About this RNA
The prediction has a mean pLDDT of 80. This is a predicted structure of a 74-nucleotide RNA (transfer RNA) from Armatimonas rosea. The sequence is in RNAcentral, with records from ENA and Rfam. Its Rfam family is "tRNA". The family's RNA type in Rfam is transfer RNA.
Parts: sequence; structure tokens; C1' cells
RNA sequence: GCACUCGUAGCUCAGCGGAUUAGAGCAUCUGGUUGCGGUCCAGAAGGUCGCAGGUUCGAGUCCUGCCGAGUGCA
Repeated sequence: GCACUCGUAGCUCAGCGGAUUAGAGCAUCUGGUUGCGGUCCAGAAGGUCGCAGGUUCGAGUCCUGCCGAGUGCA
């Protein structure tokens, strides 16, 4: 340099061929339970979906360019 894959919550990931309101587990916080803690139960908070454009009535999802990570070929 070329090709491919990936980038979504603090962490690990789902989101199937465009429309429910963007989700799960763990972690965090609050409350319950307990002699205290853990376990368990209930709830809450946390995201401009890597960045910028484009297509579309509508984009996490499709297209383009950048940035970053990985793999392969030179």
C1' cells in the first nucleotide's frame, strides 16, 4: 500500500432483510432481607450507536470519506 472483519452503557455483547420507546448480563447506586457483610428480591441511573457527510417520509442497520483495532497478501 491492497483486501476483509469489527467499533452500540464503566466491561462483555445482542439488535436477524430500515419503523415498536435502543436492549441483556456483569459492575455502580437506592431500598428490602440480615446481628454486620455476602447471597437473594425490588427499583434507579448510565448511550449524541467511533467521527463527518449522503440516500430515505424514516438509519444502530444501506452508501461514501476519514479515525481506531484485528486478520490476510505484498